[in-house]
Molecule: small-subunit ribosomal RNA
Organism: uncultured bacterium
RNA sequence: AAGUUUGAUCCUGGCUCAGAACGAACGCUGGCGGCGUGCCUAACACAUGCAAGUCGCGCGAGAAAGUGGGGGCAACUCCACGAGUACAGCGGCGCACGGGUGAGUAAUACGUAGGUAACCUACCUUCGAGACCGGGAUAACCUUCCGAAAGGAGGGCUAAUACUGGAUAAGACCACGGAGCCUCGGCUCUGGGGUUAAAGGUGGCCUCUGCUCGCAAGCUACCACUAGAGGAUGGGCCUGCGCACCAUUAGCUAGUUGGUGAGGUAACGGCUCACCAAGGCGAAGAUGGUUAGCUGAUCUGAGAGGAUGAUCAGCCACACUGGGACUGAGACACGGCCCAGACUCCUACGGGAGGCAGCAGUGGGGAAUCUUGGACAAUGGGGGAAACCCUGAUCCAGCGACGCCGCGUGGGUGAUGAAGGCCUUCGGGUCGUAAAGCCCUGUCGGGGGGGGAAGAAACUCUCGCCGGUGAACAAUCGGCGGGAUUGACGGUACCCCCUAAGGAAGCACCGGCUAACUCCGUGCCAGCAGCCGCGGUAAGACGGAGGGUGCAAGCGUUGUUCGGAAUUACUGGGCGUAAAGGGCGCGUAGGCGGUCUGCUAAGUUCGGUGUGAAAGCCCCUGGCUCAACUGGGGAACUGCGCCGGAAACUGGCAGACUAGAGUACCGGGGAGGAGGGUGGAAUUCCUGGUGUAGCGGUGAAAUGCGUAGAUAUCAGGAGGAACACCGGUGGCGAAGGCGGCCCUCUGGACGGAUACUGACGCUGAGGCGCGAAAGCGUGGGGAUCAAACAGGAUUAGAUACCCUGGUAGUCCACGCCGUAAACGAUGAGUGCUAGACGUCGGGGGGCUUGCCCUUCGGUGUCGACGCUAACGCAUUAAGCACUCCGCCUGGGGAGUACGGUCGCAAGAUUAAAACUCAAAGGAAUUGACGGGGGCCCGCACAAGCGGUGGAGCAUGUGGUUUAAUUCGAAGCAACGCGCAGAACCUUACCAGCCCUUGACAUGGGACGUAUGGGGAUCGGAGACGAUCCUCUUCAGUUCGGCUGGCGUCCACACAGGUGCUGCAUGGCUGUCGUCAGCUCGUGUCGUGAGAUGUUGGGUUAAGUCCCGCAACGAGCGCAACCCUCAUCUUCAGUUGCCAUCAGGUUAAGCUGGGCACUCUGGAGAAACUGCCGGUGACAAGCCGGAGGAAGGCGGGGAUGACGUCAAGUCCUCAUGGCCCUUACGGGCUGGGCUACACACGUGCUACAAUGGCGGUGACAGCGGGCGGCGAAGGUGCGAGCCUGAGCCAAUCCCGAAAAGCCGUCUCAGUUCGGAUUGCACUCUGCAACUCGAGUGCAUGAAGUUGGAAUCGCUAGUAAUCGCGGAUCAGCAUGCCGCGGUGAAUACGUUCCCGGGCCUUGUACACACCGCCCGUCACGCCAUGGGAGUUGGUUUUACCCGAAGGCGGUUUUGCUGACCCAGCAAUGGGGGGCAGCCGACCACGGUAAGGUCAGCGACUGGGGCGAAGUCGUAACAAGGUAACCGUA
Repeated sequence: AAGUUUGAUCCUGGCUCAGAACGAACGCUGGCGGCGUGCCUAACACAUGCAAGUCGCGCGAGAAAGUGGGGGCAACUCCACGAGUACAGCGGCGCACGGGUGAGUAAUACGUAGGUAACCUACCUUCGAGACCGGGAUAACCUUCCGAAAGGAGGGCUAAUACUGGAUAAGACCACGGAGCCUCGGCUCUGGGGUUAAAGGUGGCCUCUGCUCGCAAGCUACCACUAGAGGAUGGGCCUGCGCACCAUUAGCUAGUUGGUGAGGUAACGGCUCACCAAGGCGAAGAUGGUUAGCUGAUCUGAGAGGAUGAUCAGCCACACUGGGACUGAGACACGGCCCAGACUCCUACGGGAGGCAGCAGUGGGGAAUCUUGGACAAUGGGGGAAACCCUGAUCCAGCGACGCCGCGUGGGUGAUGAAGGCCUUCGGGUCGUAAAGCCCUGUCGGGGGGGGAAGAAACUCUCGCCGGUGAACAAUCGGCGGGAUUGACGGUACCCCCUAAGGAAGCACCGGCUAACUCCGUGCCAGCAGCCGCGGUAAGACGGAGGGUGCAAGCGUUGUUCGGAAUUACUGGGCGUAAAGGGCGCGUAGGCGGUCUGCUAAGUUCGGUGUGAAAGCCCCUGGCUCAACUGGGGAACUGCGCCGGAAACUGGCAGACUAGAGUACCGGGGAGGAGGGUGGAAUUCCUGGUGUAGCGGUGAAAUGCGUAGAUAUCAGGAGGAACACCGGUGGCGAAGGCGGCCCUCUGGACGGAUACUGACGCUGAGGCGCGAAAGCGUGGGGAUCAAACAGGAUUAGAUACCCUGGUAGUCCACGCCGUAAACGAUGAGUGCUAGACGUCGGGGGGCUUGCCCUUCGGUGUCGACGCUAACGCAUUAAGCACUCCGCCUGGGGAGUACGGUCGCAAGAUUAAAACUCAAAGGAAUUGACGGGGGCCCGCACAAGCGGUGGAGCAUGUGGUUUAAUUCGAAGCAACGCGCAGAACCUUACCAGCCCUUGACAUGGGACGUAUGGGGAUCGGAGACGAUCCUCUUCAGUUCGGCUGGCGUCCACACAGGUGCUGCAUGGCUGUCGUCAGCUCGUGUCGUGAGAUGUUGGGUUAAGUCCCGCAACGAGCGCAACCCUCAUCUUCAGUUGCCAUCAGGUUAAGCUGGGCACUCUGGAGAAACUGCCGGUGACAAGCCGGAGGAAGGCGGGGAUGACGUCAAGUCCUCAUGGCCCUUACGGGCUGGGCUACACACGUGCUACAAUGGCGGUGACAGCGGGCGGCGAAGGUGCGAGCCUGAGCCAAUCCCGAAAAGCCGUCUCAGUUCGGAUUGCACUCUGCAACUCGAGUGCAUGAAGUUGGAAUCGCUAGUAAUCGCGGAUCAGCAUGCCGCGGUGAAUACGUUCCCGGGCCUUGUACACACCGCCCGUCACGCCAUGGGAGUUGGUUUUACCCGAAGGCGGUUUUGCUGACCCAGCAAUGGGGGGCAGCCGACCACGGUAAGGUCAGCGACUGGGGCGAAGUCGUAACAAGGUAACCGUA
């Protein structure tokens, strides 16, 4: 940088990804080589082998097998070689190095820089000096004995470079003196005194000496030895600084801190001891706990940092666990010793042995880490004079893609773009020059052959020369040159030849981040997933395939670290509202600090110097063919020490100053604090008077009070609490907070003018104090109000809201508590940075005396710059800076648990983790919503009229039933809807019977008849099957049975589907809504979403118009243009009409005639707020009037913006996908869609007198009519029937209109009502059983105006009356139309419903049918408490006390060197050993604590979980505003 909170936006903020790395592991895969690397876990246990020996030139002793020879008959024996060899021993050096591991250790460690005047150092090296004379033992060995063994005991012999006595000894050491120097405690020089050494071996030689005359006792060389002084190397000790977390570890310490003396050590030191003193450490973190080897470096990062401490290198620590010392130059010793413990092994049960964290290897643990290899050839180490020996150090090899690096798996050509796969819009595309084919090459690997004894090698030996030593040409040492020998790896690397494209590619990914896309399968399943998230039938996200992308002998996954993360912010963050300012003050430590001068040099800075190991990183350069790897050189190592310079700044010291701070004086203002007193109003109570039936309370009520006299009212009294008006974004105080008036005491601030002090200042971790309300304790007080509580209401409930009561409390005193949304959600201080207008306190000035100007301090409002994510802040900063303090680091868990502190308690304070989520959040935007507000519409309410809801029936729906009751429609906007008409058909449903290229389309082949039509018979329910009769003999023709058509058959492509998906779609439709809205371009504003325009003032039916305005314009809507009705004119005049003229009838435009009128249907006219008055803003418009057929949109219709409802329809049609294919297709008969306990919607008819019945017979309009309408006439009670004129219709017919009018009935289940049922008929139709309509007669049910609720309608409307039409064979109470008669009411917009605009709040945005809280129930998870229990660790006290060193030891035991005595034996002494005693002390034990962890019946809350239960707390005024503290 990216993804992820939102409808969108900006910000805050967390989570996640892309990168690099690894001692890795796992999955799939795997050709070669080089260089590296490989138990991170059980410091768990270990079989076996090896890992430290060597020296015969220190010493004594000294085999055997075997071979050869001799003797012997043989057994056997002797000699020589083997051999002065092997083994073992004494002695010397080494074993303290090398190698392993990281348990312990937070400092006895490490790093770095120093100190040691407080020390040691074997071997090595330099220098000078020395090595003389003696002595006694002892192992080996021999022998005796004990023991299973391991081992041991006694006796005897013997050597040394083993041990030891004496001598000598300086410049060594000790004590005492003297002098000089310095770092003050030593160094150097010096005097005398005391103490302390030694070892020889080998070679050569005869110069010296001696002699046995070629030897050693001599000489000489080398090695070894002794004492000393230096060096080098290695160490010991000390100091400064640096080096992890926890303060929920705050106090620790008796050898503790220091001194004196002594002991001890190589050495300083409480290191140890005795005595004395009472110190020492700690907030700059002591003590305690947890974790951890440290470093060079490694990884990452731009860096600063962060993380790590494998391999390599330095240091430390450890060696089964704990303790201890011995030896030694060096150890408290990995492959040594002793003791204790655990474990393992051997055992004859008496006793013994062992220590892989050396190299291999085994078991175990674990996700996981190698060969029981070769060699000392090299490098290095030990011993040795050397040869040489030893060396699991090391060098090599082996195993593992564990890592890094390099190479290969072929190259060229090759288009019919093969086959095949996949996709496809069926045309094609793609894999793809890829393959095949052809032509080449030969890296790597394999096989065969050859070369290569390369390089890695010097020591050593030998020869020659030179030099040292020496008497020397011996010997020996050093140097140079020549020669010779030695290779584990390894016949390896490398090179050459032959062979053959022949042996060699996988893994992950392809929704976004993130490079890469399609098909199929699956169907919230199976699964994926790093985050967001995919999967519920069209999945680029699952699985497979094809294709693609990325890397490649690897690729992915997991884990871990750094990065990105400025997400702990030193570099480099924040705190008004996102997490975050302590409730407020005083003040300690600390931090910071005004002006001038001088000195200093700690900080700072510059130069020099030492160090900062090597390796690594970086640069240059070289070697392996390159690279990895590696050699050389440089730079760097940002650090620390030392020396020197500078003096600005900070600090320190000294002096001075007055601008900061403070003191004194004067003045006014103030609910500042504390105490005391006092006043009136009001409430309540008490007493008395007046007075009577109510009062009180609420939305309405009730509880309550009142005839025992309330409320009301008057008078008096009691008592407590609070102080109306003034009163004010007025005042005071640090905050909390403070309000009648008076008095006393008292704090602070402010103004004015001078004087004084002289930085005395700011902040402030801890600390101390203050701190609303509630609450607690003790004692008072108690009027009002009022938790709890009681009652009454409300309610589904009402542990509430409302009402009536009412106790703590509210008040006072004293003492606690210490918290609040303790808020300006804004720490304190200082300085700087435009103003304007109020107000409070003080001062100055001016004048016109009421104002103006000015200044200091407070308190407000608005605003520039600036800041801010925005909102906003803005001299009272959230601006610009400095100083100090506090605090934050995703949400939840949780301000919780545990622990500590405080508190009487309540609780406060400090303050986590597990677990869980992919967010939580701030500000602003657009919507939507509100039981928010404003404005305005609508038959929305109201005002009216008539209905529905009750009855019967019709019809639709639900439900039920059924073989089927086909399907769809579902609030408004499904329900007389699709259906403008289900007996068959329709028909999609059911049962049964049939057909399978199919009822229908296109294509192929064969056959057939030249093909089509009509009729009849039989079987059958029919479809269908069988048979027969008959009519006609298809079209074109290049004339060819050529083509078309028709029928049958065959096989296949296909047909067909009212099967699914309206949530894959087109089209069409409903709805909000005929509501007035919905948008765009440019400009402007805003970081942005967006805003502006479209808001505002008027007005309208209207975003209609006018005015204004950072907007100016425009589009879709509105309106108008269209149709129709209403008036008139004109044209036209039959089928219409008839005023006038004529004829004529019973009557009649019937006839001639006419077109005036009506009418018909073309064209026009007319209406525009045009005119007048008023009003309004001189506008738009509104009100009234005139004229007019019509007046302010004249009535009605058509016309439906952007969009909403995944609204409706796959069953009108079309259509993607899926599904069926002798069936989910097709045909037929019958049945069903008509069922019926019920429920609902829509209607019809009624309940009657505004009516029924009878009579009468007047007046319409829209329409329809040829398989039709059907007159007149006849007939039947009637439906109807018979006959059939006229009419393709302004001509004929349907056709009668009905309400109306007259008469009668008289309030009843009726002369109302007509359901139901019976009988008999009519019509349509193939057919009326299921299941049509109608008629006549008979029957005569419910029903007497309809509960809650609910619908329509504002005028030619409602209501009422009939008529026509579509569909249709027949069937309407439905639907679509038509005319007749013809009302009532609208005060008004509070309320219900719907809608429009503006505004407000919002935690809503699938948008209130939203969101969301808590208990309960169930499951899972982690966690707190918990009687206890188990274990680890640690402390204190005491007991025991191994080994060991130290101390003691009168007596006892043993004893070679020296001393004494002795001829000797021997005795004594000295010294030593053993034993014993003492203190110390490991392990162990007892007791009591601290602390950590595991388990734990039960229990507490928490988190998560699918649609569970109960309520509705919050978000809108959330329906009682919300929230904070407290009970």